[in-house]
Context: one part of a larger RNA
Molecule: large-subunit ribosomal RNA, domain I
Organism: Flavivirga rizhaonensis
RNA sequence: GGCGUAUGGGGAAUGCCUAGGCUCUCAGAGGCGAAGAAGGACGUGAUAAGCUGCGAAAAGCUGCGGGGAUCGGCACACACGAAUUGAUCCGCAGAUAUCCGAAUGGGGCAACCCGGCAUAUUGAAGAUAUGCCACCUCGCAAGAGGAGCAAACCCGGAGAACUGAAACAUCUAAGUACCCGGAGGAGAAGAAAACAAAAGUGAUUCCGUUAGUAGUGGCGAGCGAACGCGGAUCAGCCCAAACCGGUAUUGUUACGGCAAUGCCGGGGUUGUAGGACCACGAUAUUCGAAGCGCGAUGAAUUAGAACUGUUUGGAAAGACAGACCAGAGAGGGUGAUAGUCCCGUACAAGUAAAGAACGUUGAGAUAGUGGUAUCCUGAGUAGCGCGGGACACGAGUAAUCCUGUGCGAAACAGUCGGGACCAUCCGAUAAGGCUAAAUACUCCUGAGAGACCGAUAGUGAACUAGUACCGUGAGGGAAAGGUGAAAAGAACCCUGAAUAAGGGAGUGAAACAGAACCUGAAACCAUACGCUU
Numbered sequence: 001g002g003c004g005u006a007u008g009g010g011g012a013a014u015g016c017c018u019a020g021g022c023u024c025u026c027a028g029a030g031g032c033g034a035a036g037a038a039g040g041a042c043g044u045g046a047u048a049a050g051c052u053g054c055g056a057a058a059a060g061c062u063g064c065g066g067g068g069a070u071c072g073g074c075a076c077a078c079a080c081g082a083a084u085u086g087a088u089c090c091g092c093a094g095a096u097a098u099c100c101g102a103a104u105g106g107g108g109c110a111a112c113c114c115g116g117c118a119u120a121u122u123g124a125a126g127a128u129a130u131g132c133c134a135c136c137u138c139g140c141a142a143g144a145g146g147a148g149c150a151a152a153c154c155c156g157g158a159g160a161a162c163u164g165a166a167a168c169a170u171c172u173a174a175g176u177a178c179c180c181g182g183a184g185g186a187g188a189a190g191a192a193a194a195c196a197a198a199a200g201u202g203a204u205u206c207c208g209u210u211a212g213u214a215g216u217g218g219c220g221a222g223c224g225a226a227c228g229c230g231g232a233u234c235a236g237c238c239c240a241a242a243c244c245g246g247u248a249u250u251g252u253u254a255c256g257g258c259a260a261u262g263c264c265g266g267g268g269u270u271g272u273a274g275g276a277c278c279a280c281g282a283u284a285u286u287c288g289a290a291g292c293g294c295g296a297u298g299a300a301u302u303a304g305a306a307c308u309g310u311u312u313g314g315a316a317a318g319a320c321a322g323a324c325c326a327g328a329g330a331g332g333g334u335g336a337u338a339g340u341c342c343c344g345u346a347c348a349a350g351u352a353a354a355g356a357a358c359g360u361u362g363a364g365a366u367a368g369u370g371g372u373a374u375c376c377u378g379a380g381u382a383g384c385g386c387g388g389g390a391c392a393c394g395a396g397u398a399a400u401c402c403u404g405u406g407c408g409a410a411a412c413a414g415u416c417g418g419g420a421c422c423a424u425c426c427g428a429u430a431a432g433g434c435u436a437a438a439u440a441c442u443c444c445u446g447a448g449a450g451a452c453c454g455a456u457a458g459u460g461a462a463c464u465a466g467u468a469c470c471g472u473g474a475g476g477g478a479a480a481g482g483u484g485a486a487a488a489g490a491a492c493c494c495u496g497a498a499u500a501a502g503g504g505a506g507u508g509a510a511a512c513a514g515a516a517c518c519u520g521a522a523a524c525c526a527u528a529c530g531c532u533u
Stems, first nucleotide, its partner, number of pairs: 001532009015518001016482002020453002022450007029442002031149002039100003042055003050074002061094006070082003105114003115133007135146004153184001154182004164171001168218001194201002205232005215223002236434003239378001243266010271412001273377004277371004286365002290361004297354001301349002307322005323340002325329001331343003383407008393419001414429005469476002489517001492504004
């Protein structure tokens, strides 16, 4: 020096655990904000750095309800206090709520600075206190509304590239990402100028299928329907106009009026055309805001069955023995594994605010038959040319929809569509508007689940985590869990310079569980012994 064995050090793997995550299900909620939000700054405790709570009334104040013995948050110590005259705690309702922040009296390098007016303290100057003083929209005014924030979902505007095409330009990615505006608990769409095809359907939305079909496509890469069928859910309505009336203004006048325009009210709302108008008939039918009554439900909460002995052990819930409850043998805790020890669980009970359903009163809304001479039925619209875009459809035979630009109709014997176009036939009535449900999502609350993770995993974050730290900044972004059943957390003594460290003693089942604390692998280091060069 090597190898082996043993004992240690070192180290933090492994095992076990879970306080935290992840993914869902069912309910709820789906907003907050000028009555000042979200988010912060600074304060606030006897002592107080952090977190939490709160706001100069500051870990809190008041009322009501619950509850019934402890309490002064995390936070285990000391001091001092509170509480059966009912505290702490839980629920509901209120009060207070500094400064910044949309931030709004003006300014500003956020959490700061400086004003005006009124009132009070004074008679004045000055100062202090309280209140008001931003902008935009609507409105004569009084006044009302808006602004900002928020995870996804939704609608609109604007809109890439990487990439794929094995290069690349049409194409694709993709109307995706990003940006802007807007709304709601959903949003959007929506009551046929729709589909269909000789038969019919009957608003919209969503799902399954049709179907990777028909198509489209440098006919490449790719893109990709509809009809129909089966389901979910179902709901239909209101204006404009004709006509009638009122009112204001204007024009005109033979001062009797007439006409035009605007506004208001009635009327009216459709395709088998309907309505006005004329004639007839009648007060039916259905729905229903809001108030009141009753009242299921509804916060904290209440009640809630049944076990002992022996034995092992530090400890019984284990083993053995004999019982009991069960509308409760879900789950968790308790010194090991408990239906009967504790919290609970099943079944019940209860109530403030609120309040479904029901009853009642009832504002208000809602209908018919016949006739057809006249009138009405959405105009810079439909359509056409040119240029684009959307449709599964890339200009193509290209219908349909939208429109930048230029032309520009008809009036029910009308008009549009049925994939160029024409005819026949069929379908529907554009150029105004509203509309629940079925659908999408989850920042958030409650209950529950998992052939999900178990501390290098699972959220970045089980712990003072978006913290420490890094960066001028945008931004990046950790590590870090476990004594024990209970602190019983080691009195006292010794070594030592020692408040380091260790040895005794003591606690404990265990201290090789001693706080650098469960288990404690390997690398690496050391010591002893054996073998060997």